A computed fold for a 71-nucleotide RNA from a Pseudomonadota bacterium, annotated as transfer RNA.
RNA sequence: GGGGGAUUAGUUUAGUGGUAAAACAAUGGUCUCCAAAACCAUCGUCGGGGGUUCAAUUCCCUCAUCCCCCG
Numbered sequence: 001g002g003g004g005g006a007u008u009a010g011u012u013u014a015g016u017g018g019u020a021a022a023a024c025a026a027u028g029g030u031c032u033c034c035a036a037a038a039c040c041a042u043c044g045u046c047g048g049g050g051g052u053u054c055a056a057u058u059c060c061c062u063c064a065u066c067c068c069c070c071g
Base pairs, nucleotide, nucleotide: 001070002069003068004067005066006065007064010024011023012022013021018054026042027041028040029039030038047063048062049061050060051059
């Protein structure tokens, strides 16, 4: 220098045009002499910018970070 992939909640990952989801974590509650475990509830999210579209996490462009391959 060229090519490819990844980026979604505090963490690990689903979701690929039509209200963004699960597990763990966190917080509160029930239970307990206390704590843990269990159960219930709550909280919180699409890397930045731009474009296409009635509608974008999803499609396109660009930037950033990380990983892989070629030279």

The coordinates come from a structure-prediction model, not an experiment, and the mean pLDDT is 82. It matches the Rfam family "tRNA". By type it is a transfer RNA. Its family is annotated with triplet codon-amino acid adaptor activity in the Gene Ontology. NCBI's taxonomy places the organism under Bacteria, Pseudomonadati, Pseudomonadota.